RNA sequence: CUCUUAUCGAGAGAGGUGGAGGGACAGGCCCGUUGAAACCUCGGCAACUGCUUACCAUGAGCGUUGUGCCAAUUCCUGCUGAGAACAAAACAGAGUAAGUAAUUACGCUGUUAAGAACUCGGAAAGAUGAGAG
Numbered sequence: 001c002u003c004u005u006a007u008c009g010a011g012a013g014a015g016g017u018g019g020a021g022g023g024a025c026a027g028g029c030c031c032g033u034u035g036a037a038a039c040c041u042c043g044g045c046a047a048c049u050g051c052u053u054a055c056c057a058u059g060a061g062c063g064u065u066g067u068g069c070c071a072a073u074u075c076c077u078g079c080u081g082a083g084a085a086c087a088a089a090a091c092a093g094a095g096u097a098a099g100u101a102a103u104u105a106c107g108c109u110g111u112u113a114a115g116a117a118c119u120c121g122g123a124a125a126g127a128u129g130a131g132a133g
Base pairs, nucleotide, nucleotide: 001133002132003131004130005129006128007127008126013042014041015040016039017038021031022030023029025078026077027076028075043070044069045068047067048066050062051061052060053059054058074125079122080121081120082119083118086115089112090111091110092109093108095106096105097104098103
C1' cells in the first nucleotide's frame, strides 16, 4: 500500500516546548493568540486485542501486553430510495374590475408538479481494530 471482516449516537486532559493553523477531501459550520499543528512528560478512556469470570446465545470485570483514542454523532451534508407538509411554474374552471369590443389585470378553486429544507433507510468515502497478501 492492497484485500477481507467487525465497529463508529458511549467513554476519557493537564503541564512543558512551539508560534498559526486545525477539524481526512469539497461545501457548510465550528475550534484556535484566553495559544492551532507537531513533539515531550504525566494522567485518563476502554473500541479491538489480551487476561479473568459466568454462560445456550451472550454478558460482566481488569488496565498488567499490543494497537487505538481523550471538542462537537465519523461535527453536519456529499450518491441514492421512500415519506408527510410546503410549493415555483404550466394547464383547466367559475368569478371580479377596466374596456363598445378584441383583450388586459387581479385574486380564488382544482389537476399535474420542478424544487430547497426536513424525517427515515441504504450505499460511498473516511477512521480504528483483527486477519491475509
Description: A computed fold for a 133-nucleotide RNA, annotated as SAM riboswitch aptamer (S box leader). Rfam family: SAM riboswitch aptamer (S box leader). Rfam links the family to the GO term regulation of gene expression. Of the family's consensus pairs, 97% are formed in the model. It was read from a public genome assembly, where an Rfam model found it. Model confidence (mean pLDDT): 79 of 100.